[in-house]
Molecule: Glycine riboswitch aptamer
Organism: Acidimicrobiia bacterium
């Protein structure tokens, strides 16, 4: 220097649940479900003589949050463009 990459941007795909009842103009309260934004929670290596302690992953778990017709959103994949730090 070039590729690689945390990591942001486009643009394309992208699931799962009630167009459910009452009262309303937005909204608002009650049942019932959903997990793939966030977020909680934990296992084995790891640390010790041992035990506690700490550390410890998700598409796994809780549903707090969100969502439950479209629409917005959506983990995640792929392509294209930035790319400090940093690995080779």
């Nucleotide at each position: 220097a070039c590729a690689c990459g945390a990591c942001g941007g486009g643009u394309g795909g992208g699931a799962g649940a009630g167009u459910c009842c009452c009262g309303u103009g937005a909204c608002g309260g009650g049942c019932g479900c959903c997990g793939a934004a966030g977020g909680u929670g934990c296992a084995a290596g790891g640390u010790u003589c041992u035990c506690c302690c700490c550390g410890g992953a998700a598409u796994c778990u809780c549903u707090c949050a969100g969502g439950c017709g479209c629409a917005a959103g959506g983990a995640c994949c792929a392509c294209c463009c930035g790319g400090u730090a940093g690995c080779a």